[in-house]
Context: one part of a larger RNA
RNA sequence: GGACGAACGCUGGCGGCGUGCUUAACACAUGCAAGUCAAGGGGGGGUAGCAAUACCCAACCGGCGAACGGGUGCGUAACACGUGAGCGACCUACCUUGGUGUGGGGGAUAGCCGGCCCAACGGCCGGGUAAUACCGCAUACGCUCACCGGGGGGCAUUCCCGGGUGAGGAAACCUACGGGGCACGGAGAGGGGCUCGCGGCCUAUCAGCUAGUUGGCGGGGUAACGGCCCACCAAGGCUCUGACGGGUAGCUGGUCUGAGAGGAUGGCCUGCCACAUUGGGACUGAGAGACGGCCCAGACUCCUACGGGAGGCAGCAGUGGGGAAUCUUGCGCAAUGGCCGAAAGGCUGACGCAGCGACGCCGCGUGUGGGAGGAAGCUCUUCGGGGUGUAAACCACUGUUGCCCGGGACGAACGGCGUCAUUCGUGACGCGUGACGGUACCGGGUGAGGAAGCACCGGCUAACUCUGUGCCAGCAGCCGCGGUAAUACAGAGGGUGCGAGCGUUGUCC
Numbered sequence: 001g002g003a004c005g006a007a008c009g010c011u012g013g014c015g016g017c018g019u020g021c022u023u024a025a026c027a028c029a030u031g032c033a034a035g036u037c038a039a040g041g042g043g044g045g046g047u048a049g050c051a052a053u054a055c056c057c058a059a060c061c062g063g064c065g066a067a068c069g070g071g072u073g074c075g076u077a078a079c080a081c082g083u084g085a086g087c088g089a090c091c092u093a094c095c096u097u098g099g100u101g102u103g104g105g106g107g108a109u110a111g112c113c114g115g116c117c118c119a120a121c122g123g124c125c126g127g128g129u130a131a132u133a134c135c136g137c138a139u140a141c142g143c144u145c146a147c148c149g150g151g152g153g154g155c156a157u158u159c160c161c162g163g164g165u166g167a168g169g170a171a172a173c174c175u176a177c178g179g180g181g182c183a184c185g186g187a188g189a190g191g192g193g194c195u196c197g198c199g200g201c202c203u204a205u206c207a208g209c210u211a212g213u214u215g216g217c218g219g220g221g222u223a224a225c226g227g228c229c230c231a232c233c234a235a236g237g238c239u240c241u242g243a244c245g246g247g248u249a250g251c252u253g254g255u256c257u258g259a260g261a262g263g264a265u266g267g268c269c270u271g272c273c274a275c276a277u278u279g280g281g282a283c284u285g286a287g288a289g290a291c292g293g294c295c296c297a298g299a300c301u302c303c304u305a306c307g308g309g310a311g312g313c314a315g316c317a318g319u320g321g322g323g324a325a326u327c328u329u330g331c332g333c334a335a336u337g338g339c340c341g342a343a344a345g346g347c348u349g350a351c352g353c354a355g356c357g358a359c360g361c362c363g364c365g366u367g368u369g370g371g372a373g374g375a376a377g378c379u380c381u382u383c384g385g386g387g388u389g390u391a392a393a394c395c396a397c398u399g400u401u402g403c404c405c406g407g408g409a410c411g412a413a414c415g416g417c418g419u420c421a422u423u424c425g426u427g428a429c430g431c432g433u434g435a436c437g438g439u440a441c442c443g444g445g446u447g448a449g450g451a452a453g454c455a456c457c458g459g460c461u462a463a464c465u466c467u468g469u470g471c472c473a474g475c476a477g478c479c480g481c482g483g484u485a486a487u488a489c490a491g492a493g494g495g496u497g498c499g500a501g502c503g504u505u506g507u508c509c
Stems, first nucleotide, its partner, number of pairs: 001509004006505005013364006019357002021322001026320003030317003035064003040061002044057005071275003081199007090192003095188003099184004103137001105135002112127006143168006150161004173180002201247003208238003213235004218230003250272002253269001254265004277298005300311004328354001330353003336350001337348004367397004377388004401450001402446006411436001416431006453498005458479003464493005474481002
């Protein structure tokens, strides 16, 4: 000098864009943050109606989602991450594409009805009912498995193409008739799992470490290879190119600095990883070893009729606490995106916006021109005068911004409705849809009116005098100032620097 998620002191007019618990992964009141589908199913309630029926509500069974999105950085020195390869050892719901099929049966169970227990959470018994819920049967391929041949390729335990025989395995319907689904196997896209080469911290005041340890045979398990697990056998495996131990730490794209090499760093944003009160466990599922699921144990909090129950903000706000220090218990689903739905639409603290903070960067303003050998005040003085100083007053203007009035968006395209056209896929035109917001912006009016400070002035370092003080009070980054003329303390006048900021402290280069 530069930089910062900064803090502190003094000061503070406006706007845009960013950014804001670095500490206690401390504890949390309250509200919200994941639902949706009635075109899968039976029933219940309500409204209208004489009824058929139509519309509304949504508990239950069922489907999809809840594994995404959002948060945090505890742990982790590891194939966790980055990069480059490999899988001849693998999985993949929804989506796209092309192929085949959708035949015929059965038994239950919620809801409901009746009864009972209970403080609560909740639970029990009996009866009866439906399905795209559940279970057989049929059929079926290029699917799976076993066996037998053929052709081709590879470093490879084997892979690809094609044939035969046998065994096994499917389905679900709804509809407004437009459509939407279901099952099987193939391909794709995207996503994931596993393996390996290389790369990136400190410590030798850690020198030896290791028993599922290293390898093999056989098995179990997994989507899949594998001591991943198990029985048996062998005695191996790693290490001064730093094993093992200890400390510290999420990693990357990047960021800061520097001419570069390098050094430091990983906040916001992006990709990956890990975690969800602490520890452990599995279930469901295409996918979890699951933040707002389940079970067990611990700590803590709450309720209780003392028998027993309920809870998990490292989601968004917000509270207490800790701290030098870090925000609103806001608006909206209008846009983008996500989930569900045939759609209309619903949900969405993701997101879009607004609020607070000079926390940062950038931009703008606080006026402009004229105006005296030069007012007053203050200050210095050699008492002549000098400085503040064109500064003010005064004159003439301007109108950024502020304030007042009027107009007033882009972001909106869809979906929907209407008309027309249509190759029936859709297309054209019109209507309608905005949280921000009567905001930005535009025009008019008003009137210099509302808007400047902070640090420094001994040398380094740009800027000097007076007064006070008298090794006192104090200053100080280093050298050093102060003991009676202090340009170094304190005040004043003046000056220098930067300017809505200026200084100080901390950290990195």
The prediction has a mean pLDDT of 83. A computed fold for a 509-nucleotide part of an RNA from an uncultured bacterium, annotated as small-subunit ribosomal RNA, 5' domain. It matches the Rfam family "Bacterial small subunit ribosomal RNA". Gene Ontology terms of the family: ribosome and structural constituent of ribosome.